[in-house]
Context: one part of a larger RNA
Molecule: small-subunit ribosomal RNA, central domain
Organism: uncultured bacterium
């Protein structure tokens, strides 16, 4: 529930794509389905409402009118909205010339660094801590030199910088390959926007299988602390973290703010294109993306402010007090964990 929201008070799906459905650009002709309008039948009757009238008044009754439709058939109208049909080029793609990029997948390669591993030199500690002990070392540690073995992550470059739909993307090099931008105006010629249901994407942990394990580190062990210490600190450590491949599908998955279009003073900064000058610069002009501060607005109020939280349009998808409770049952879907959809009795 014909009402008001949704950055933070309850609420934007985690984010793409899409069927159906919902809207849609400019001209011009049809057409007449909404639309509007004429009539013509219905809309019993009673009641409602008006206006007379009958019981002494009322209530009650009796007479007349009005009035009631998603209604039906039939005639018009022709601006909007649908249908058709025909044209436009501004939305929208596509060519064609440029650009910048940690955009994604596949393989090679690299150097510091940590640990192990042999070996030389050394010899009495080394670790770690507030202190300390557990640990580690004369069976020769730790230091330091050489060589070698694996495995993970790539210091400066690095930046309120870039790239991507989010998730997320960081040595270097090849090789597929995806999307942005600018400039042109060569082509199409409305192809469009949003999407229930669906569909693929989705850190981290998790779980299968097979590998691989340096380092770090949940369980787990011992040493401290302490009144206890099932923590915080130490010393170890085993899943995991790496890959392949397959599942699972949630995060404070955040800008706690959906997608798309328009319209609305300024100002400094970065980033990437372009045009005009010039000799490079700079200056001036025009785009994209990203950031700050801040005018009108807007808000409870912080704030927000052209990348809106302004002013409007279109779709979706969500709130309806606190707990119970994102739980019960049940369905769906999953090996499994746990997902999702989701209640009520009861209480404040």
């Nucleotide at each position: 529930u014909u009402g008001g929201g949704c950055g933070u008070a309850a609420a934007g799906c985690g984010a793409g794509c899409g069927c159906a459905g919902g809207c849609g650009g400019u001209c011009a002709a049809u057409u007449a389905a909404g639309u509007c309008u004429g009539a013509u039948g219905u809309g019993a009757a009673a009641g409602c409402c008006c206006c007379c009238g009958g019981c002494u008044c009322a209530a009650c009754c009796g007479g007349g009118g009005a009035g009631g439709g998603u209604c039906a058939u039939u005639g018009g109208a022709a601006a909007c909205u649908g249908g058709u049909u025909g044209a436009c080029u501004u939305g929208a793609g596509u060519g064609c010339a440029g650009a910048a990029g940690a955009g994604g997948a596949g393989a090679g390669u690299g150097g510091a660094a940590u640990u192990c591993c042999a070996u030389g030199u050394g010899u009495a500690g080394c670790g770690g801590u507030g202190a300390a002990a557990u640990g580690c070392g004369u069976a020769g540690a730790u230091a330091u030199a050489u060589g070698g073995a694996g495995g993970a992550a790539c210091a400066c470059c690095a930046g309120u910088g870039g790239c991507g739909a989010a998730a997320g993307c960081g040595a270097c090099u090849c090789u597929c390959u995806g999307g942005u931008c600018u400039g042109u105006a060569a082509c199409u010629g409305a192809c469009g926007c949003u999407c229930a249901u669906g569909u693929g994407c989705g850190a981290a942990a998790g779980c299968g299988u097979g590998g691989g394990g340096a380092g770090c580190a949940a369980a787990c062990a011992g040493g401290a602390u302490u009144a206890g210490a099932u923590a915080c600190c130490c010393u170890g450590g085993u899943a995991g973290u790496c890959c392949a491949c397959g599942c699972u599908g949630u995060a404070a998955a955040c800008g706690a703010u959906g997608u798309c279009g328009a319209u609305u003073u300024g100002g400094g900064g970065g980033u990437u294109g372009a045009g005009c000058u010039u000799u490079u610069a700079a200056c001036c002009u025009u785009g994209g993306c990203g950031c700050c501060c801040g005018u009108a607005g807007c808000u409870a109020a912080c704030g927000u402010g052209a990348u809106a939280a302004a002013u409007c349009g279109a779709c979706c998808g969500c709130c309806u007090g606190g707990g119970g409770a994102g739980u019960a049952c049940g369905g769906c879907g999953c090996a499994a964990a746990g997902g999702u959809u989701a209640a009520a009795a009861c209480u404040c």